[in-house]
RNA sequence: GCGGGUAUCGUACAUCGGUAGUAUGCGACCUUCCCAAGGUUGAGAGACGGGUUCGAUUCCCGUUACCCGCU
Numbered sequence: 001g002c003g004g005g006u007a008u009c010g011u012a013c014a015u016c017g018g019u020a021g022u023a024u025g026c027g028a029c030c031u032u033c034c035c036a037a038g039g040u041u042g043a044g045a046g047a048c049g050g051g052u053u054c055g056a057u058u059c060c061c062g063u064u065a066c067c068c069g070c071u
Stems, first nucleotide, its partner, number of pairs: 001070007010024004018054001026042005047063005
């Protein structure tokens, strides 16, 4: 230099263009003499900038970061 891939709550991952979810962690409450375990509930996220579309995490382009391969 070229090609390909990935980017989503604190963490690990899901998500056929139509309300973004699960586990764990965190807060509150219940249970218990206390702790642990368990139960209920709540807050918390689409790397950045454009485009297409009635509507974009999803499709297209570019940028950034990381990973893999080639030279």